[in-house]
């Protein structure tokens, strides 16, 4: 020299992930208010009880006619965090709510998933968009293995770099680099 443990810095896969304002479209001429008619006892709440409100002083249903949205999710654009970025399942636990169960939102634990795309399935959504799981398919990043080819040396051969091709493996990786510990 060089190997190896555990840390810290900084980096790279890219149609890269996640946020947050604006805008714009869709939802939707929909809910929902008014009102002619018409109707004739029940109706409302994510479902169930419980309560509770509203109704013959006419409620639900339907309907001419006017009026008329939102929220979630999408696309632009800009701007902030990043690269287990983030997503997803499972258990607990806390809010919304009086109690079960569902739904959302937080948080701790344990799993899975390098990363985009397409395609079937199945959920979700207003949607044929969008998201989610599963499955397959190529693509692409990395690092291992093994071939070939090349670099460099007077030659040969090997090592180390490089480029293609194959097979695998996973993000607690993977590239550099810095200290500190041991091997040497």
């Nucleotide at each position: 020299a060089g190997g190896u443990g555990a840390g810290g810095u900084a980096g790279a896969g890219g149609c890269g992930c996640a946020g947050u304002a604006a805008u714009u479209a869709u939802u939707a001429g929909u809910a929902c208010u008014c009102u002619a008619g018409a109707a004739g006892a029940a109706g409302c709440u994510g479902g169930g009880g419980a309560a509770g409100c509203u109704g013959a002083u006419g409620a639900a249903c339907u309907a001419c006619g006017a009026g008329g949205a939102a929220a979630g999710g999408a696309a632009u654009u800009a701007c902030u965090g990043c690269c287990g970025a983030a997503g997803u399942c499972u258990a607990a636990c806390u809010a919304a709510u009086c109690c079960c169960c569902a739904u959302u939102a937080a948080u701790u634990a344990g799993g899975c998933u390098g990363g985009g795309u397409g395609u079937g399935c199945a959920u979700u959504g207003a949607a044929u968009a969008g998201g989610u799981g599963c499955a397959c398919a190529a693509c692409u990043g990395u690092c291992a293995c093994u071939g070939u080819a090349g670099c460099a040396a007077u030659c040969c051969c090997g090592a180390a770099c490089u480029a293609c091709a194959g097979u695998g493996g996973a993000g607690g990786a993977c590239u550099a680099u810095c200290a500190c510990a041991c091997c040497g």
Record summary: This is a predicted structure of a 184-nucleotide RNA (Lysine riboswitch aptamer) from Firmicutes bacterium UBA4996. The sequence was found by an Rfam model in a public genome assembly. Taxonomically the source falls in Bacillota (Bacteria, Bacillati). Its mean pLDDT, the model's own confidence on a scale to 100, is 79. Its Rfam family is "Lysine riboswitch aptamer". About the family: Riboswitches are metabolite binding domains within certain messenger RNAs that serve as precision sensors for their corresponding targets. Its family is annotated with lysine biosynthetic process in the Gene Ontology.